Background:
Glycine riboswitch aptamer from a Caldilineaceae bacterium, 112 nucleotides, folded computationally. It was read from a public genome assembly, where an Rfam model found it. Taxonomically the source falls in Caldilineaceae (Bacteria, Bacillati, Chloroflexota, Caldilineae).
RNA sequence: UAGCACAUCGUGAGAGAGCGCCAGGACCCCGCUGGUCGCCGAAGGUGCAAGCAGCGCAGGCGCGCCACUGCCGCGCUGUGACACUCUCAGGCAAACGGAUCGCAAUGCGCAG
Numbered sequence: 001u002a003g004c005a006c007a008u009c010g011u012g013a014g015a016g017a018g019c020g021c022c023a024g025g026a027c028c029c030c031g032c033u034g035g036u037c038g039c040c041g042a043a044g045g046u047g048c049a050a051g052c053a054g055c056g057c058a059g060g061c062g063c064g065c066c067a068c069u070g071c072c073g074c075g076c077u078g079u080g081a082c083a084c085u086c087u088c089a090g091g092c093a094a095a096c097g098g099a100u101c102g103c104a105a106u107g108c109g110c111a112g
Base pairs, nucleotide, nucleotide: 001111003110004109006107007106008105010103011102012101013100018037020036021035022034023033024032038092039091040090044088045086047084051079052078053077054076055075056074057073059072060071061070
């Protein structure tokens, strides 16, 4: 330092699904709590395919034989991604929230 990655902050955009019913509270309305039925997936969280690693099997090939070992095969364990999955949590008028993306700033690491 016009760069790249990560993190934080600010800012803009940002979907889905009942303003469900009952009770209480609050009370202009809503926000809240509990119960109950129906839904959504984009806070967060759960799960895992191939691959990789280790262990085992003894089947095939290689090796003059045993053994060892190499490759292939099968099984078990671990690791292993998503906007997929589950719907725990969260959400289902507005507001708030909201993955993600854009812009900008700061910090830090790499690079020149």